[in-house]
Molecule: Bacterial RNase P class A
Organism: Smithellaceae bacterium
């Protein structure tokens, strides 16, 4: 120049003016009012697809069921998350992707197509022998055809043609060395040595997993006929205890439960933001992170505020320019006009995934050209 591949920044800035609110200090006190101070929308706030926190059952344990994860080792409050490494796969590459325990515990599927899809086989060919042929009979699984896939694979010897029938190599299965925490790679030996694939069919193995949800939930204020009925029971007890079943345990002494009917329920408070919290330094680890030290408080509404104008500066476009560099192509500085920012709005809180999406920079990699 031109295709690529990995990462990582911001997402305008000051100022006025006028407006909307959370916190604070006054002042005025009925008025939901005035000043001043400090603060007021994301990197994804979306998806609600995982995990916690916290709040409630509730005193909450054990098994079955059902669920979810799947190479190994770390990080982490936790994960289905990150991060390093090992094995497959793609890619000229720089990277990327993994759904990566177990098919000899059972079950079940490989469609058509071909002879024949797993204790699986002769449709063509080959060899042998029999006959005048068409043909019969026996060996063969190398070659050839079907298909995703066909009784390890390539090479010589052997054989009637052939076949691990031998033999050297790959490979595979056993044994052991070495090197790694490991998973797992390298080596030696020694066996002729398979009964194929899918477990993103069932299933088996290991780990792990109580349920709802902030419209939990606590409180005050209101209101109620402390209404009617039926069922069963009084501890040797019915019946009740938030995903299903049983154990267990625990409420329960004029009780428990069920069904019908009837009242009230505020534009209430609080829950609510100081945290598994940013942001620096240092140390420690490959890195994910961690540790210690020092700073800082940075939305909290409740029909739902965090806005609106003008200026100036930034940035990004096109165009006018032409000081400069260059053999040419061409590429630009200053200055000037014009135009503009993409996806997109908390509503308990945080840690990941996922998807939307504009500019910017950084390192790499594979190609062209020219010095």
């Nucleotide at each position: 120049g031109g295709a690529g591949a990995a990462g990582a920044u911001c997402a305008g800035a000051u100022g006025a003016u006028c407006g909307c609110u959370g916190g604070u200090a006054g002042a005025a006190u009925u008025u939901a009012u005035c000043u001043g101070c400090c603060g007021g929308a994301g990197g994804a706030a979306a998806g609600u697809c995982c995990g916690a926190g916290c709040u409630c059952c509730a005193u909450a344990g054990g098994g079955c069921a059902g669920g979810a994860u799947g190479g190994u080792c770390g990080c982490u409050a936790a994960c289905g998350g990150c991060g390093a490494c090992u094995g497959g796969g793609g890619g000229c590459g720089a990277c990327c992707c993994u759904a990566a325990g177990g098919a000899a515990a059972g079950u079940g599927c490989c469609a058509c197509a071909g002879a024949a899809a797993a204790c699986a086989u002769a449709c063509c060919g080959c060899c042998c022998g029999c006959g005048u042929a068409u043909g019969c009979g026996g060996g063969u699984a190398a070659g050839g055809g079907u298909g995703a896939a066909a009784a390890g694979g390539c090479g010589a010897g052997g054989u009637a043609a052939g076949a691990g029938c031998u033999c050297a190599c790959c490979g595979c299965u056993u044994u052991u060395c070495u090197g790694g925490u490991g998973a797992c790679a390298g080596g030696a030996a020694a066996g002729g040595c398979a009964c194929g694939g899918c477990a993103a069919a069932c299933c088996c193995c290991a780990u792990c997993c109580g349920g709802a949800g902030c419209a939990a939930g606590a409180c005050c204020a209101a209101a109620u006929a402390g209404g009617a009925g039926a069922a069963c029971g009084c501890u040797u007890a019915a019946g009740g205890g938030c995903g299903g079943c049983c154990c267990g345990c625990u409420c329960g002494a004029u009780g428990u439960u069920c069904u019908c009917g009837g009242g009230u329920a505020g534009u209430g408070u609080c829950g609510c933001a100081a945290g598994a919290g940013g942001c620096a330094g240092c140390a420690g680890g490959c890195a994910a992170c961690u540790g210690u030290u020092g700073u800082c408080c940075c939305a909290g509404a409740u029909g739902a505020a965090u806005g609106a104008u003008c200026a100036u500066c930034g940035c990004c476009g096109u165009g006018u320019g032409g000081g400069g560099g260059g053999u040419a192509a061409c590429c630009u500085a200053a200055a000037c006009a014009c135009g503009g920012g993409a996806c997109a709005a908390a509503a308990c809180u945080c840690g990941g995934c996922u998807u939307a999406u504009g500019a910017u920079c950084u390192u790499c990699u594979c190609u062209u050209g020219a010095g």